SAH (S-adenosyl-L-homocysteine) riboswitch aptamer from Paludibacterium purpuratum, 64 nucleotides, folded computationally. Taxonomically the source falls in Paludibacterium (Bacteria, Pseudomonadati, Neisseriales, Chromobacteriaceae). Of the family's consensus pairs, 100% are formed in the model. Its mean pLDDT, the model's own confidence on a scale to 100, is 80.

RNA sequence: CAUCCGGGAAGCGCUGCGAGACGCUAAGCGUCCCAGGCCCGGUUCAAAACGGCGCUUACCUGAC
Repeated sequence: CAUCCGGGAAGCGCUGCGAGACGCUAAGCGUCCCAGGCCCGGUUCAAAACGGCGCUUACCUGAC
C1' cells in the first nucleotide's frame, strides 16, 4: 500500500457523484447497480469524530 474481517443504534423511501458490471459507433457515451466510498481497530473490548434528502423507531438530555 492492497485485500479481508469487526465496530461506529436500527429500519423505510428518494436522488445518483465516485467505484463496479455490461454494451457501444470507444479521448468517451449509454444502461444497470449504487449514500459506511469515511473513521477507529485486527477476535477486533472500549471510547471517539463524522456520514445527501425525507420519514419511523430505539437510546440520552431538557421543557410541559